[in-house]
This is a predicted structure of an 80-nucleotide RNA (c-di-GMP-I riboswitch aptamer) from an Actinomycetes bacterium. Its mean pLDDT, the model's own confidence on a scale to 100, is 84. Taxonomically the source falls in Actinomycetes (Bacteria, Bacillati, Actinomycetota).
C1' cells in the first nucleotide's frame, strides 16, 4: 500500500400507520413516521404475486410490484 472478515462511526434509503393529492384498481407522489436495508440505487428481461378489461373458460390484452426471487447495470465511506 492492497484485499477479506468483525465491530464502531459519518452519511444514505425508508415498512406498517396517519394526512394531502393522483389513479376504476393494484398502486404512485409529497409530508409525518421508522420496521428494516450494503445496493431497500437504476432496469419489468425470466419466474411469482396483485389489479382492470375481454373471453369461445384454453386464456388474451393493458397495468402494478425493483422492500418476492433470479438476472442485467452503475456505485460511497473514516477508524479499530
Nucleotide at each position: 500500500g492492497a484485499g477479506g472478515c468483525u465491530c464502531c462511526a459519518g452519511g444514505g434509503c425508508a415498512a406498517a400507520c396517519c394526512c394531502g393529492c393522483c389513479g376504476c384498481g393494484a398502486g404512485g407522489c409529497g409530508g409525518g413516521g421508522g420496521c428494516g436495508c450494503a445496493a431497500a440505487g437504476c432496469c419489468a428481461c425470466g419466474g411469482g404475486a396483485c389489479u382492470g378489461c375481454c373471453g369461445c373458460c384454453a386464456g388474451g390484452c393493458a397495468g402494478u410490484u425493483a422492500g418476492c426471487c433470479g438476472g442485467g447495470u452503475u456505485g460511497c465511506c473514516g477508524g479499530a
About this RNA: It was read from a public genome assembly, where an Rfam model found it. The model forms 95% of the base pairs in the Rfam consensus.